[in-house]
RNA sequence: CUUUUAUAAAGAGUGAACGAGAGAUCUGGCUCUGUGACUUCACAGCAACCUGCCUGUUGGGAAAGGUGCUUCAACCAGCAAAGCAGCUGCUUUGGAUGAUAAAGA
Numbered sequence: 001c002u003u004u005u006a007u008a009a010a011g012a013g014u015g016a017a018c019g020a021g022a023g024a025u026c027u028g029g030c031u032c033u034g035u036g037a038c039u040u041c042a043c044a045g046c047a048a049c050c051u052g053c054c055u056g057u058u059g060g061g062a063a064a065g066g067u068g069c070u071u072c073a074a075c076c077a078g079c080a081a082a083g084c085a086g087c088u089g090c091u092u093u094g095g096a097u098g099a100u101a102a103a104g105a
Stems, first nucleotide, its partner, number of pairs: 003103005013043005021032003026078004044070003049066003053060002074097001079094006
């Protein structure tokens, strides 16, 4: 990189460095940002995908290890269906895309 499965409206910050953009720009909006965003490092925290423990099952409980995460629902919408309304808006479900974990190649 490609594929499969699962998950996501919850939760959790300080310091330092850097110095202009960032949130997948795929598109439209919207938001954050020199009162220093984004990114990196250190420590801390959140969570429970894998390892591991008990159990032998569809389970439990912990947080030692491997990740991950700590602005805004994956920031919102975009594609389709259904319902309500009659304003072309609102709600629900599914899909597409992206992210994380595990497996495989």

A computed fold for a 105-nucleotide RNA from Metabacillus lacus, annotated as SAM riboswitch aptamer (S box leader).
The sequence is in RNAcentral, with records from Rfam.
The organism belongs to Metabacillus, within Bacteria.
The prediction has a mean pLDDT of 80.